[in-house]
Order: sequence, then C1' cells, then structure tokens
RNA sequence: AUGAACUUUUAGGGAGAGACCUUUUAAAGGCGCCGAAGAAGCAAGUUGCUUAACAGUUUUGCUAAUGGCAACGAAACUUUCAGGCAAAAGUACCUAAAAGGGACA
Repeated sequence: AUGAACUUUUAGGGAGAGACCUUUUAAAGGCGCCGAAGAAGCAAGUUGCUUAACAGUUUUGCUAAUGGCAACGAAACUUUCAGGCAAAAGUACCUAAAAGGGACA
C1' cells in the first nucleotide's frame, strides 16, 4: 500500500567569514577568519563482563546494592582534516514534481 524511510533528477528558497598582502595573478604562498558538502568526536541511556555489601535461598552455589571495564549511542553541539571567505558557482536544510524503492516514520 490512494505507497513510509531512503536514493537520483528538475525547479524554487537557502547563511557565515579579508574585493587582505606577495607573486608568474586561473592558481600558489603568507597572515587572519567561517561552518550548512563531506569527515571525525561526545551525553543521558541500553547491553555485556567483573566486583561483591546487606539480605534471601533449594547453600559453598545463585539472586543482588555499589564500584570498575568494554561495546552501542544524536545533533543545526564540538573539531576545523577537507571545504569555503566580492560576484558567480556550490552548500546542510525546506517546498513541489518525476523516477526508483517497498515498510516504516
């Protein structure tokens, strides 16, 4: 299911930060910045292992507070690797249409 998530295309909307200096002026280097391509990091919590108090129990085991270790764990938060800092282009995200997809949100 009169089609979810998700992917692609088209159209519309869509910020931030030096039109900085040098040079051979597309770019490269230097200094200073931005965070909304991408990438990375983390909370609460969940799970597992361990510890083992008090107490219970079918008793030397089991249950189990507490502490420790590990894994999973979000973003528009953080980092600034990448990317970007006139305009243009692009950008997460939102809306609409189409195609795929086939049950989640």